[in-house]
This record gives sequence, C1' cells and structure tokens, in this order.
RNA sequence: GGGCCCAUAGCUCAGUUGGUAGAGCGCUUGGCUGGCAGCCAAGAGGUCUGGGGUUCGAGUCCCCAUGGGUCCA
Repeated sequence: GGGCCCAUAGCUCAGUUGGUAGAGCGCUUGGCUGGCAGCCAAGAGGUCUGGGGUUCGAGUCCCCAUGGGUCCA
C1' cells in the first nucleotide's frame, strides 16, 4: 500500500424481506428469608462509531472517514 471481516445498553451478543431496537449477565427498587447470599416481580439504562446519500421510512442499502481484527505485499 491492497483485499476481507467487525463497530448496537456498563459487559457478552441478537436484530429475518428496510417499518421506528431486544436477550443474558450486571445495576436499582419491592417481596420472601434471621441475613448484604439465593429465589420471585417490577424498573432504569441506547439519537445503533462519525459524516453524507437513496427512500414515505435506514441498526439494516450505497459512498467516505475513524477505530479494531485478519490475510497478501
């Protein structure tokens, strides 16, 4: 320098044919319990890496950039 893959909640990751974002763990509150553990219930937390484009509508499609991984030179 070139090819390919990845970037979504605090962490690990889903997200179908484009239709307005979820799970587990963690956290907070309440209940049971002698109990800060365990179990049950509820809740908070995201403008989906950044910018632009297409579209009535983009996490998803296209372009560029940034960061990470990998292969080739």
Background: A computed fold for a 73-nucleotide RNA from an Actinomycetota bacterium, annotated as transfer RNA. Its mean pLDDT, the model's own confidence on a scale to 100, is 80. RNAcentral records the identical sequence in 2 taxa. RNAcentral holds the sequence, with entries from ENA and MGnify. It matches the Rfam family "tRNA". Rfam classes the family as a transfer RNA. Rfam's curators write: Transfer RNA (tRNA) molecules are approximately 80 nucleotides in length.